[in-house]
RNA sequence: GCAGCGAGACAGACGAUCGUUCGUCGUUGUCCAUCCGGACGGCGGCGAGAGGAAAGUCCGAACUCCGCAGGGCAGUGCGCCGGAUAACGUCCGGUCGGGGCAACUCGAAGGAAAGUGGCACAGAAAACAUACCGCCGUUUGGCUCGUCAGAGUCGAGCGGUAAGGGUGAAAAGGUGCGGUAAGAGCGCACCGCGCCGGUGGUAACACGGGUGGCAGGCAAAACCCCGCACGGAGCAAGACCAAAUAAGGGGGCCCGCGGCGAACGCCGCAGCAGUCGGCCCGUCUGCAGAGUCUCCGGGUAGGUCGCUUGAUCUCGCCAGCAAUGGCGAGGCUAGAGGAAUGAUCGUUAGCCGGCGUUACCGCAUCAGUGGUGACGCCGGGACAGAAUUCGGCUUACGGAUCGCUGCGACA
Numbered sequence: 001g002c003a004g005c006g007a008g009a010c011a012g013a014c015g016a017u018c019g020u021u022c023g024u025c026g027u028u029g030u031c032c033a034u035c036c037g038g039a040c041g042g043c044g045g046c047g048a049g050a051g052g053a054a055a056g057u058c059c060g061a062a063c064u065c066c067g068c069a070g071g072g073c074a075g076u077g078c079g080c081c082g083g084a085u086a087a088c089g090u091c092c093g094g095u096c097g098g099g100g101c102a103a104c105u106c107g108a109a110g111g112a113a114a115g116u117g118g119c120a121c122a123g124a125a126a127a128c129a130u131a132c133c134g135c136c137g138u139u140u141g142g143c144u145c146g147u148c149a150g151a152g153u154c155g156a157g158c159g160g161u162a163a164g165g166g167u168g169a170a171a172a173g174g175u176g177c178g179g180u181a182a183g184a185g186c187g188c189a190c191c192g193c194g195c196c197g198g199u200g201g202u203a204a205c206a207c208g209g210g211u212g213g214c215a216g217g218c219a220a221a222a223c224c225c226c227g228c229a230c231g232g233a234g235c236a237a238g239a240c241c242a243a244a245u246a247a248g249g250g251g252g253c254c255c256g257c258g259g260c261g262a263a264c265g266c267c268g269c270a271g272c273a274g275u276c277g278g279c280c281c282g283u284c285u286g287c288a289g290a291g292u293c294u295c296c297g298g299g300u301a302g303g304u305c306g307c308u309u310g311a312u313c314u315c316g317c318c319a320g321c322a323a324u325g326g327c328g329a330g331g332c333u334a335g336a337g338g339a340a341u342g343a344u345c346g347u348u349a350g351c352c353g354g355c356g357u358u359a360c361c362g363c364a365u366c367a368g369u370g371g372u373g374a375c376g377c378c379g380g381g382a383c384a385g386a387a388u389u390c391g392g393c394u395u396a397c398g399g400a401u402c403g404c405u406g407c408g409a410c411a
Stems, first nucleotide, its partner, number of pairs: 001407007010398001012348007020049013051383001055394002058392005063234004070281004075230005080094005095109001096107004110225002115223002118218002132165002134161012173191006192214001193212004198207003238305004248296006254289001256269005271287004276282001312331008351380013
């Protein structure tokens, strides 16, 4: 200098003028009111006012309401080990595997011997799998050469074979040696695999030893099996106030049985309707009553709250490899309500581009041309707006800083 990897921050600054929302203090006006006081304004001072992603709505929660009588099935999610966290599908550390020269990075990382299904095409054969070319043995036919013995070549039948070749993403473990008619774990060595056990580690797992010729794949991001977890709905949740409307109309259900009792009535069974995310069982409520469920129709949709002090932020110390946690001190940093947080001007920082001047270096040397720096002028200047809040993930995007890896050159 070039190429790459990782991390935490920033997201312009200052001033002036005008404007805007909230909070607070002062002052003042109107209305209500016995008092305390309250409601709605005007003016002025002070303070604060949109992100690191506010986006996506993908996960998890806080909070609110319903249920709280659950159990099972179905369903959804996760899936190596150990931790963190309020929790998560997140994060940290590690193991194993993939990618990369490396720094680093990715992983949908339990089970194929419970079962079902799949592996196109090619290929002989794609898993209870196989003989296309070939190799070997044997029998035999033809042709050529040859005095003979025999040699060469082209076929056919039978038997053996899975080493070599071909096809494919993948073909009865791999490499080598021996052995065989030719071959084959047929035998041996090493590796792989199964079983037994040792050492280290909390564990996933790693390393070593013994033994056995040994089941011949891939894939569950196919169905599935195994293990763990899981009520529902959501701030348009929900609470309060005020107002208005038509005790609106239609339909279904409540059949009954038994016990106590003088009766009203009470209790139980059954049935019907409803309740608990879906289904089943079960629980609970109501059952002749302005009952319950459902359908149609009508009215209101106005105001106040929820609404920002939080699983919060900054700094310091301690524990931990880290995620994170503990202790101490300090801080308050939007709360709109059809939606405020802005507009204009001036100066200026850093970044990109163009023009001009100038210094240095290289090429060229007639002219010129390229790079770096400085100065001056001009232009541009990313993604993008809170709406209950918070922890993550994903996506979009500007410039700078720090650390690390590789390559090249110089000293």

Record summary: This is a predicted structure of a 411-nucleotide RNA (Bacterial RNase P class A) from an Acidobacteriaceae bacterium. The RNAcentral record of the sequence draws on ENA. Rfam family: Bacterial RNase P class A. Rfam classes the family as a ribozyme. Its family is annotated with ribonuclease P activity, tRNA processing and dimeric ribonuclease P complex in the Gene Ontology.